Model confidence (mean pLDDT): 75 of 100. The RNA shown here (Bacterial RNase P class A) has 362 nucleotides and comes from a Deltaproteobacteria bacterium. It is recorded under the gene name rnpB.

RNA sequence: GAAGUCGGCGAGGUGAUCGCCGGUGCCUUCGGGCACGGGAGGAAAGUCCGAGCUCCACAGGGCUAGGUGCUGGCUAACGGCCAGUCGGGGUGACUCGAAGGAAAGUGCCACAGAAAGCAAACCGCCUGGCUUCGGCCAGGUAAGGGUGAAAGGGUGCGGUAAGAGCGCACCGCCCGUCUGGUGACAGACGGGGCACGGUAAACCCCACCUGGAGCAAGACCAGAUAGGUGUCGCGCGGCCCGCGUCAUGACACCGGGUUGGUUGCUCGAGCCCGCCAGCAAUGACGGGCCUAGACGAAUGAUCACCGCCGGCAGAGGGCAACCAGAGCCGGCACAGAACUCGGCUUACUGCCGACUUCGACG
Numbered sequence: 001g002a003a004g005u006c007g008g009c010g011a012g013g014u015g016a017u018c019g020c021c022g023g024u025g026c027c028u029u030c031g032g033g034c035a036c037g038g039g040a041g042g043a044a045a046g047u048c049c050g051a052g053c054u055c056c057a058c059a060g061g062g063c064u065a066g067g068u069g070c071u072g073g074c075u076a077a078c079g080g081c082c083a084g085u086c087g088g089g090g091u092g093a094c095u096c097g098a099a100g101g102a103a104a105g106u107g108c109c110a111c112a113g114a115a116a117g118c119a120a121a122c123c124g125c126c127u128g129g130c131u132u133c134g135g136c137c138a139g140g141u142a143a144g145g146g147u148g149a150a151a152g153g154g155u156g157c158g159g160u161a162a163g164a165g166c167g168c169a170c171c172g173c174c175c176g177u178c179u180g181g182u183g184a185c186a187g188a189c190g191g192g193g194c195a196c197g198g199u200a201a202a203c204c205c206c207a208c209c210u211g212g213a214g215c216a217a218g219a220c221c222a223g224a225u226a227g228g229u230g231u232c233g234c235g236c237g238g239c240c241c242g243c244g245u246c247a248u249g250a251c252a253c254c255g256g257g258u259u260g261g262u263u264g265c266u267c268g269a270g271c272c273c274g275c276c277a278g279c280a281a282u283g284a285c286g287g288g289c290c291u292a293g294a295c296g297a298a299u300g301a302u303c304a305c306c307g308c309c310g311g312c313a314g315a316g317g318g319c320a321a322c323c324a325g326a327g328c329c330g331g332c333a334c335a336g337a338a339c340u341c342g343g344c345u346u347a348c349u350g351c352c353g354a355c356u357u358c359g360a361c362g
Stems, first nucleotide, its partner, number of pairs: 001358009012306007020039002023036005041334001045345002048343005053214004060241004065210005070084005085099001086097004100205002105203002107199003122145002124141007153171006172194001173192008218263004227254006233245003270289005276283002307332006316323002
C1' cells in the first nucleotide's frame, strides 16, 4: 500500500424555551393543576421461516398436497447457528455451494453436427481396385480436424498398413481388504483395461417434518336493537370413508342498532456483570436490574455553542515526498414500536476496535 475475517457504536453532546404519551405522589371549584421520574431500533422494516400465547377441533383410517435434504453438535423450535467433510473460486488470509438417489422405472437432451444412447465415418489417415489423373468405388481406422453444454477416460512410450487399453508406466475410474475418524469421509495396499453419458430448482424413489386461524386471537362490563328472505347443513379448514352434533339449530344474503370502556399488555426461552464447561454455537452456576405500552396511535420542535466527515484553502515547518491547518461552503444516514420472542433477508452518512494475508521498500 492492497485485501480478508470478526466484533462494537450509530440523527452525536451540552444548555435554554415551547410541547406530546404513560406512571407515582399531592391538591382540586372534578374541568383539571403542580412536582418527580420514564418514553423506539440495529434493523422497530420485509412479513420470508420457526416458536410462545389464544380460540376452533381432537376418533381414527386412506388418498392427496406442501416443506426440508453432506456429517456431527446447539436450540423451545427452525429452512437458523457452530464445528467439520466434499466440490468450485482465490498466490493467500479466506470465500461460495437446495451438496440424498441417475447399475428401481419413465421422460427429455433444443440448435449445430455424419453421429446424442443397444453409439457414429463429414473432413482427414491407411489398404485394395478403377481412372479421362480432377478424382471415384469398396474396406479399415475414433489418433488428428470440425459441431456441440456433452462425442464412450487423460499423458507418454511401444505397437500398427493406418490406428485403437491393442500392450505397458503414471494419473483417473470401478471393486475388495485394512487402518484412522462418532460420522460425512480420508489414507494405504491389492485386483480389474475400463464396464456404468448428462438431467431429479423433470416425473419419480428414499428419509424426516407439517391441523387451521390469528391480539381485528380471545375474555368481561355498559349501552343499543326490528326484523325479513333463502338454503339444509355444520364440525380437521384439499378430498373420501368414518365419527360427532343439530331443527328453540346452523349458514348465507338484505335491512336496522352500536361503533364506549376494562382486560389480553408487557416479568420475559428477559437484560447486565462475573465465573466454570466447551474449538465454537451454546449451556450450568452466582450476583444485580426492571427497561415504552400508545389505539384519530405519544416518544417532538426551535435557537445557541461544541463535535464528526468531505471539499476549497491563507500563514507556518521541511531539501523533498509531505506535515499542519485559521477561515469559508456542504453534509451527519436508513428508518420509526403496535401481543411477545428466536432467526433470516433487505436498507444505511459514517466512526471505532481486534486479528490475519499478500506485495513493495528499509
The organism belongs to Myxococcia, within Bacteria.